[in-house]
Context: one part of a larger RNA
RNA sequence: CUCUGGUUAAGGAACUCUGCAUAAUGACUCCGUAACUUCGGGAUAAGGAGUGCCUUCUAAGGUUUAUAGCCUCUGAGGGCCACAGUAAAUCGAUUCCAGCGACUGUUUAUCAAAAACACAGGACUCUGCCAACUCGCAAGAGGAUGUAUAGAGUCUGACGCUUGCCCGGUGUCGGUAGGUUAAGGAAGGAGGUUAGCCGUAAGGCGAAGCAUGCGACCGAAGCCCCGAUAAACGGCGGCCGUAACUAUGACGGUCCUAAGGUAGCGAAGUUCCUUGUCGGGUAAGUUCCGACCUGCAUGAAUAGCGUAACGACUGGAAUACUGUCUCAACCAGAGACCCG
Numbered sequence: 001c002u003c004u005g006g007u008u009a010a011g012g013a014a015c016u017c018u019g020c021a022u023a024a025u026g027a028c029u030c031c032g033u034a035a036c037u038u039c040g041g042g043a044u045a046a047g048g049a050g051u052g053c054c055u056u057c058u059a060a061g062g063u064u065u066a067u068a069g070c071c072u073c074u075g076a077g078g079g080c081c082a083c084a085g086u087a088a089a090u091c092g093a094u095u096c097c098a099g100c101g102a103c104u105g106u107u108u109a110u111c112a113a114a115a116a117c118a119c120a121g122g123a124c125u126c127u128g129c130c131a132a133c134u135c136g137c138a139a140g141a142g143g144a145u146g147u148a149u150a151g152a153g154u155c156u157g158a159c160g161c162u163u164g165c166c167c168g169g170u171g172u173c174g175g176u177a178g179g180u181u182a183a184g185g186a187a188g189g190a191g192g193u194u195a196g197c198c199g200u201a202a203g204g205c206g207a208a209g210c211a212u213g214c215g216a217c218c219g220a221a222g223c224c225c226c227g228a229u230a231a232a233c234g235g236c237g238g239c240c241g242u243a244a245c246u247a248u249g250a251c252g253g254u255c256c257u258a259a260g261g262u263a264g265c266g267a268a269g270u271u272c273c274u275u276g277u278c279g280g281g282u283a284a285g286u287u288c289c290g291a292c293c294u295g296c297a298u299g300a301a302u303a304g305c306g307u308a309a310c311g312a313c314u315g316g317a318a319u320a321c322u323g324u325c326u327c328a329a330c331c332a333g334a335g336a337c338c339c340g
Stems, first nucleotide, its partner, number of pairs: 001335008010326002014324001019321001027051005036041001038158001052080006060072004081085001093319007100311002105117002121156007133142003159306004164236003169233002171229005178224003184218002188214001190212001192210002196205003237255005264298001265295001276292005
């Protein structure tokens, strides 16, 4: 010097990212117990008191003939000892205000346990049974020895109050008149070849057949087209003027759009400017709580806003308590170090 334990004056979070760690609380009996609440909870809420041993009386139960004894055990009184009577060990610290997630549960075996996943509940879509869907080349299997109160997929995530507008784009579903259109079919041309014919020759013409290359026209779904659909993917404006102080703008004008963000909430886990402004808490508060609304860039099942209970979750405050600190000291043990 390091580690593991122990003790500490006065103070008591001044430490620090953070009360991390330590300390404190702790058992049983009795008293007592708030807001809020889904009336179940919250609750061991909080906050108090008692506890050993001896002895007297006493209620009750078991056994028993028996208030004899023994066992269990209630209440009242008197006394004794200690600093201390759940004498050791084991054995909740508590409260308040917010955020998120309803809850119990699950997860990154080996840096993340969470606000992530799941969940009951909600919704949409598909599926009539040889179901849809999944696995398999197939046979076949699961679904299911089930049958729409069933099964599959996707989203949301208890509960309460709600879930606005937009179908122009993309998707899905439905529709079929017209347009476009593949393979395939195909009328008809075209060029090649040559039996034959013409020609003294060179050469020319040239049917059928064969094969080549075109090809009007016919030709399904799809796409174009028409409609529906947002708890489908998604989206949800700008400028100018206006009220008898000023300011603001219920109101008006205009441009654009498929439609211009409704109810809520809002400097938010979302707010850049920003330590916004005001209030609270502190002597002092970039955090916290309550408001305001100027929402850079909130917003309704990628759910919105609340919410009792719950949480090894996150932020803030307080009481208790402490070597976390002011500021360090000593003790015990194990190392390090020195000698051997």
Molecule: large-subunit ribosomal RNA, domain IV
Organism: metagenome